[in-house]
Context: one part of a larger RNA
């Protein structure tokens, strides 16, 4: 001087920020991702017979972002500078196109199986689903002779698509210089290992994978081992250099009960998708099945310790839609907490037989102390009426009758903690008697204790004061 603290007395009001730092430990419950009928066919249901509205389904787009957490990671993870061998939905420009056809299958009808998740088998159906043919300047491939290789339509008739190809934004992927914590009581360490042809493979270079061939790479400028650890921008501190640290808010990386794997997709090996395998949990008709809060609220465990099972989508953004609009616990409010900063009040002026009480006292008096009272005001904040926004633009306001203005009433409703030996500001009385006791450090206490306990007075701080604990 600081803090994501606690703890202990206390506690009026506001604004703005912050709240699992431990068990990446287990989670009841409800929410966090859907929308699209202007792709597509069917069902229901109400009709004013014009329609309208809802429901599973196919089928498109989004679910790869938004949000969470730091468990691994000492790395080309992050930070900085640079590179050539690449991808990139949506969005923008350009240009050229959108002919002909065909097979299925989901929903539903029908008959099974299961206790249930769910599933099996036949009949038949649409499509922007799929598949085949044509064209293809330009794409790609080539032994340069040639081969491959698109499209999908709607409707409210003016638009929204759709292929193909170029360019451009905007995000990625990869590679390299440098810079990144500790130990030598860790000295060797290394076979796809270092390289080279060849070929797979990838969106792309590359031992990223394979045959083969070579014997190589790294290492006291610290390899390899171990251990700790998510990096940075920043924060504290400090006159700086430096230390320390990496909540929150920004970028990046990494993880989603624990291992592993692919699929789909422009993009994932995907937190609230899929297989498999482990471990808990739950259902079960014992044959089989179902879950993954490190999302938002909550619960229990731990612990000294960290909130509401809250309100809207009003605003800002976001995903779908053409648009109306839906959906968003991301976000904007509210709830709790003196955790923290900041700002205000707890009244003001005048009042001396210096009351009374209370302390001390050489009993003369001093002190508390203008302090009260008593007198005159004044009303911040809190309190009761009344009025009431901006934020939203022609509507639309979760906060919200919030903020603010006005009026009314009364000193009225509002102070404490902590120290007084010395460092260090601030002293005397009883009380105890090396005891009960204080104590950061010296040290206090064994009968006159300014150092334990009380009182009275004093000193510092103030909604806070002290204790502990870390850091400079």
């Nucleotide at each position: 001087a600081a803090c994501g603290a606690a703890c202990g007395c206390u506690g009026g009001c506001g604004g703005c920020a912050g709240g699992c730092u431990u068990a990446a430990c287990a989670c009841a419950u409800g929410c966090a991702a859907g929308u699209c009928g202007a792709g597509c066919g069917c069902c229901c249901a109400c009709u004013u017979c014009g329609g309208u509205g809802g429901g599973a389904g196919c089928g498109g787009c989004a679910g790869a972002c938004g949000g969470g957490u730091g468990a691994g990671u000492a790395a080309c993870g992050c930070g900085u500078g640079g590179g050539a061998a690449c991808g990139u939905a949506c969005c923008u420009u350009u240009u050229g196109g959108u002919u002909c056809g065909g097979a299925a299958u989901a929903g539903c009808c029908c008959c099974g199986g299961g206790a249930a998740a769910c599933u099996g088998g036949g009949u038949g159906u649409a499509a922007u689903a799929c598949c085949g043919a044509a064209u293809g300047u330009g794409c790609c491939c080539u032994u340069c002779g040639g081969g491959g290789g698109a499209a999908a339509g709607a409707u409210u008739u003016a638009u929204c698509g759709c292929c193909a190809a170029a360019a451009g934004a905007u995000c990625g992927g990869c590679c390299c210089g440098c810079g990144u914590u500790a130990g030598a009581u860790u000295a060797g360490c290394u076979a796809g290992u270092u390289g080279g042809u060849g070929a797979g493979g990838u969106a792309a270079u590359g031992g990223c994978u394979c045959a083969c061939c070579a014997a190589g790479g790294c290492g006291a400028c610290g390899a390899u081992c171990u251990a700790u650890a998510g990096g940075u921008g920043g924060u504290c501190u400090g006159a700086g250099a430096g230390g320390a640290u990496g909540a929150u808010c920004a970028c990046c990386c990494a993880c989603a009960c624990u291992g592993g794997g692919a699929c789909u997709g422009a993009g994932a090996c995907a937190c609230g998708g899929c297989c498999c395998a482990g471990a808990c949990u739950c259902c079960u008709a014992c044959g089989g099945g179902a879950g993954g809060c490190a999302g938002c609220a909550g619960u229990g465990a731990g612990g000294a310790a960290u909130c509401u099972u809250g309100g809207a989508c009003a605003a800002u953004g976001g995903g779908c839609g053409a648009a109306a609009g839906c959906c968003u616990g991301a976000u904007c409010c509210a709830g709790c907490c003196a955790u923290g900063c900041c700002g205000c009040g707890u009244g003001a002026a005048u009042g001396a037989u210096g009351a009374a009480g209370g302390c001390c006292u050489u009993a003369g008096g001093g002190u508390u102390g203008u302090a009260a009272a008593a007198u005159u005001c004044u009303u911040u904040c809190a309190g009761c009426a009344g009025g009431g926004a901006a934020g939203a633009u022609a509507a639309u306001g979760a906060c919200g009758g919030u903020a603010c203005c006005u009026g009314c009433a009364g000193a009225a409703g509002a102070a404490g903690c902590c120290c007084c030996g010395g460092c260090u500001a601030a002293c005397u009385c009883c009380g105890u008697g090396c005891c009960a006791g204080c104590a950061g450090c010296c040290g206090c206490g064994g009968u006159a204790a300014u150092a334990c306990g009380g009182a009275g007075g004093g000193g510092g701080c103030u909604a806070g004061c002290g204790u502990u604990g870390u850091u400079c």